[in-house]
Context: one part of a larger RNA
RNA sequence: CUGGGCGUAAAGGGAGCGUAGGCGGCGCGGUAAGUCAGAUGUGAAAUCCCGGAGCUCAACUCCGGAACUGCAUCCGAUACUGCCGUGCUUGGAGGGUUGGAGAGGUAGCUGGAAUUCACGGUGUAGCAGUGAAAUGCGUGGAUAUCGUGAGGAACACUCGUGGCGAAAGCGAGCUACUGGACAACACCUGACGCUGAGGCUCGAAGGCCGGGGGAGCGAAAGGGAUUAGAUACCCCUGUAGUCCCGGCAGUAAACGGUGCGCGCUUGGUGUGAGGGGAUUCGACCCCCCUCGUGCCGGAGCAAACGCGUUAAGCGCGCCGCCUGGGAAGUACGGUCGCAAGACUAAAACUC
Numbered sequence: 001c002u003g004g005g006c007g008u009a010a011a012g013g014g015a016g017c018g019u020a021g022g023c024g025g026c027g028c029g030g031u032a033a034g035u036c037a038g039a040u041g042u043g044a045a046a047u048c049c050c051g052g053a054g055c056u057c058a059a060c061u062c063c064g065g066a067a068c069u070g071c072a073u074c075c076g077a078u079a080c081u082g083c084c085g086u087g088c089u090u091g092g093a094g095g096g097u098u099g100g101a102g103a104g105g106u107a108g109c110u111g112g113a114a115u116u117c118a119c120g121g122u123g124u125a126g127c128a129g130u131g132a133a134a135u136g137c138g139u140g141g142a143u144a145u146c147g148u149g150a151g152g153a154a155c156a157c158u159c160g161u162g163g164c165g166a167a168a169g170c171g172a173g174c175u176a177c178u179g180g181a182c183a184a185c186a187c188c189u190g191a192c193g194c195u196g197a198g199g200c201u202c203g204a205a206g207g208c209c210g211g212g213g214g215a216g217c218g219a220a221a222g223g224g225a226u227u228a229g230a231u232a233c234c235c236c237u238g239u240a241g242u243c244c245c246g247g248c249a250g251u252a253a254a255c256g257g258u259g260c261g262c263g264c265u266u267g268g269u270g271u272g273a274g275g276g277g278a279u280u281c282g283a284c285c286c287c288c289c290u291c292g293u294g295c296c297g298g299a300g301c302a303a304a305c306g307c308g309u310u311a312a313g314c315g316c317g318c319c320g321c322c323u324g325g326g327a328a329g330u331a332c333g334g335u336c337g338c339a340a341g342a343c344u345a346a347a348a349c350u351c
Base pairs, nucleotide, nucleotide: 004322005321006320007305008304012319014202015201016200017199021195022194023193025088026087027086028085029084030083031082033081034080035077036076038074039073040072041071042070049065050064051063052062053061054060092192093189094188095187096185097184098183099182104178105177106176107175108174109173110172111155116150117149118148119147120146121145122144126137127136163170164169207248208247209246210245211244212243216242217241221237222236223235224234259318260317261316262315263314264313267296268295269294270293271292272291273290274289275288276287277286300307301306324351325350326349333344334343335342336341
């Protein structure tokens, strides 16, 4: 190189945007680079293959043929691909108009319930906690209860097997700004497309730097228990942190363990959004279409489990990745980072 694979056996990049590259809708004309046909030249000899010959055979040697699958030139072919020119509309892609849905994003403002704390009132001996206790809190008046106030964080019910987002992720209300998807119309552009090595951007939790904030919770730490011990599980406290602003980090069971796009291939039944039909005074129920999201299943696939128009079926395009287990996602080197560390990534040895 050829080849086989990637839901669970090794293997889909965490996600998006996009550069180079690869790939590319329906026609007409041209060209003839790829492609195909023929001819000529060349493709040294030896070797290999076939036929024959010589050493007693063979190896070996010699003669003849074929072959040397290649390259160049010339003359042709034009279906496909490329290149040049030109056209096309719907069916690819995009735009326009109208419309409804949504925890999509950012910023600001506001709200109530609850916990805690402070102050004041009532009130008295307990409260808290557990398997049982103790540490702890309380006559300097706790717990309970009423009132007032402060402050931080999270938004019960609605809530869904629901919705939105590329992923991470997004749930109180209102306002402003803003992204995307979807449906109807078929008005416009006229292949403007798909993928995407590098690159850039986003990226949960935890962590780091500077500044703020701190109610509850709570690594570490202290104490009480349990126990043979108990550096734990249980209990009482409690610092970082959790929250906000700015900067860094860049990981994950970042999972559907399933890359993205397009086409094709029996069905049934829920649900979200939109449109149409029938009916109706108007609707609901009912029927049809599109997009999304579930369940069950057919063919087919699959080692099985299972997947099954949201494919793991049948195909095409492009990217990423795998190649026995351990050593090891480690060492070394390099790049990045304040650090923690991240990315790239072996070998000896061993089974």
Small-subunit ribosomal RNA, central domain from a Verrucomicrobiota bacterium, 351 nucleotides, folded computationally.
The coordinates come from a structure-prediction model, not an experiment, and the mean pLDDT is 90.